[in-house]
This is a predicted structure of a 73-nucleotide RNA (transfer RNA) from an Anaerolineae bacterium.
Rfam family: tRNA. By type it is a transfer RNA. Rfam describes the family as follows. Transfer RNA (tRNA) molecules are approximately 80 nucleotides in length. Gene Ontology term of the family: triplet codon-amino acid adaptor activity.
NCBI's taxonomy places the organism under Bacteria, Bacillati, Chloroflexota, Anaerolineae.
Its mean pLDDT, the model's own confidence on a scale to 100, is 81.
RNA sequence: CGGGGCGUAGCGCAAUUGGUAGCGUGCCGCGUUUGGGUCGCGGAGGUUCCGGAUUCGAGUUCCGGCGCCCCGA
Numbered sequence: 001c002g003g004g005g006c007g008u009a010g011c012g013c014a015a016u017u018g019g020u021a022g023c024g025u026g027c028c029g030c031g032u033u034u035g036g037g038u039c040g041c042g043g044a045g046g047u048u049c050c051g052g053a054u055u056c057g058a059g060u061u062c063c064g065g066c067g068c069c070c071c072g073a
Base pairs, nucleotide, nucleotide: 001072002071003070004069005068006067007066010025011024012023013022019056027043028042029041030040031039049065050064051063052062053061
């Protein structure tokens, strides 16, 4: 320098064809227990990396940037 992949909750990841952003774990509360753990129930937590475009509507499509990883030179 060129090509490809990835970026979504604290962490690990989903989101099929563009149509309410979800799961596990962690955190908080309640129940269970003498207490804790385990288990069960409930809850909080998100500018979907940044900017722009298309669209009634974008995590998803398009353009430009940033970061990480891989391949080639």